About this RNA
Transfer RNA from a Verrucomicrobiota bacterium, 72 nucleotides, folded computationally. It matches the Rfam family "tRNA". Rfam classes the family as a transfer RNA. Its mean pLDDT, the model's own confidence on a scale to 100, is 80. RNAcentral records the identical sequence in 3 taxa. The organism belongs to Verrucomicrobiota, within Bacteria. The sequence is in RNAcentral, with records from ENA.
RNA sequence: GCAUCCCUAGCUCAAUGGUAGAGCAGUUGACUCUUAAUCAAUUGGUUCCCGGUUCGAGUCCGGGGGGGUGCA
Numbered sequence: 001g002c003a004u005c006c007c008u009a010g011c012u013c014a015a016u017g018g019u020a021g022a023g024c025a026g027u028u029g030a031c032u033c034u035u036a037a038u039c040a041a042u043u044g045g046u047u048c049c050c051g052g053u054u055c056g057a058g059u060c061c062g063g064g065g066g067g068g069u070g071c072a
Base pairs, nucleotide, nucleotide: 001071002070003069004068005067006066007065010024011023012022013021018055026042027041028040029039030038048064049063050062051061052060
């Protein structure tokens, strides 16, 4: 340089164009002599950035940024 994939909660990942979710982590409570484990509840989001399309965009289109892989 060319091709291709990825970017969403603290982490790992979901989400047919129609209210952004799960697991782990965190917080609170129960249980326990205490801790751990277990159980219940619960907090947490500028969906990388800027535009476009649309009644409506995490999702589609264009540009930019960052990262992975292959080829050269």